[in-house]
Context: one part of a larger RNA
């Protein structure tokens, strides 16, 4: 290269974005680069095929055609690719009216509950466990009520629901700010898919500077447990966990399933929209679209099991696998404040 594959067996980039590349919708004319036919030119001999000869046969030698594969010339075809020039609305975009959301920053704002302070009222216990004890209280705790302080988090709603590209996203309210559905079919007219490399976003830990610090709690420390217990349980209790700017760039970043389109049975449920019907107006019913889920026919899987939200049937692009270990390591690069990330082998070994 041909070829086989990527839910779970090795394998889908965490996720967007967009260069270069590759791909690309209907139709008219031109061209003729690909293509496809035809004539020359080469495309050394010697091998190779294939015929026919010579050495007694064969090996071997001689002749004499056939021929691959490429180049290059000229002429001719135009279907399909490309090129150029026009035209189209079925992709794709915008317009207009509508709608729905914990989509995202930034500020104010709120009640519960916690802990602590201070004050009353009371008295002897409180916490805590499988059971203690360490703690905590007669310097008055636990418990109650009456003030005040802080910090963090949003009980019901609430859901198999709902938004985001993915990470995630939930009191309440303002104030910018993005995306998405429907419905009309007014405009543009291929503007379009994907996307190496690049940019940017990226939970939670972690680190840097400054502020915070109620709860909960890596580390620590005491108590028990135990043969021991550097663990589970139990008092305590720092860093974190919280905001601000910066950094890290990683996860079972999972649907363990890349993007795009187009085909290919139905039922059920339920989120946005719109139309009919009906009705005084709604509900309800019906049909059309959108998103989520439950079954399920064909097919399709090695088997679970997917199954119009395909793992189905096809196309177009990109990422990736090629026995276990050694190893996501060593080096060496390149990034990082450091932790450490990205790229990424081999000896040997079974």
């Nucleotide at each position: 290269u041909u070829g086989g594959g990527c839910g779970u067996a090795a394998a889908g980039g965490g996720c967007u974005u967009g260069u270069a590349g590759g791909u690309g919708g209907u139709u008219u004319g031109c061209u003729a680069a690909g293509u496809u036919u035809c004539u020359g030119a080469u495309u050394a001999a010697a091998u190779c095929u294939u015929g026919a000869g010579g050495c007694u046969u064969a090996a071997c030698c001689u002749c004499a055609a056939a021929a691959c594969u490429g180049u290059u010339a000229g002429a001719a075809a135009u279907a399909c690719u490309g090129g150029c020039a026009g035209a189209c609305u079925a992709g794709a975009g915008a317009a207009u009216a509508a709608c729905u959301g914990g989509g995202g920053u930034a500020a104010a704002c709120g009640g519960a509950a916690u802990u602590c302070c201070c004050g009353g009222u009371g008295u002897a216990g409180c916490a805590g466990u499988g059971a203690a004890a360490u703690g905590c209280g007669u310097u008055g705790a636990u418990a109650u009520c009456g003030g005040g302080a802080a910090g963090a988090a949003c009980a019901c709603c609430a859901a198999u629901g709902g938004c985001g590209a993915a990470g995630g996203c939930a009191g309440u309210u303002u104030a910018c700010u993005a995306g998405g559905u429907u419905a009309u079919u007014u405009c543009u007219g291929a503007c379009a898919c994907u996307g190496a490399g690049g940019a940017g976003c990226g939970a939670a830990a972690g680190c840097g500077u400054g502020g915070g610090g109620a709860g909960c709690g890596a580390a620590a420390a005491g108590g028990a447990u135990u043969a021991g217990a550097u663990a589970c349980c139990c008092u305590u209790g720092u860093a974190g966990u919280c905001c601000a700017c910066g950094c890290u760039g990683u996860a079972a970043a999972c649907g363990a399933u890349g993007g795009a389109c187009a085909c290919u049975a139905g039922c059920u449920a339920u989120u946005g929209g719109a139309a009919g019907u009906a009705u005084c107006g709604a509900c309800c019913c019906u049909u059309c679209u959108u998103g989520u889920a439950g079954c399920g026919u064909a097919g399709c899987u090695a088997a679970c099991g997917c199954g119009u939200u395909a793992a189905g049937u096809g196309u177009c692009c990109c990422g990736c696998c090629u026995g276990g270990g050694u190893a996501g390591u060593a080096c060496g690069g390149c990034c990082g404040c450091a932790a450490g990330g990205c790229u990424a082998a081999a000896a040997c070994u079974c």

This is a predicted structure of a 350-nucleotide part of an RNA (small-subunit ribosomal RNA, central domain) from a metagenome. The RNAcentral record of the full RNA draws on SILVA. Its Rfam family is "Bacterial small subunit ribosomal RNA".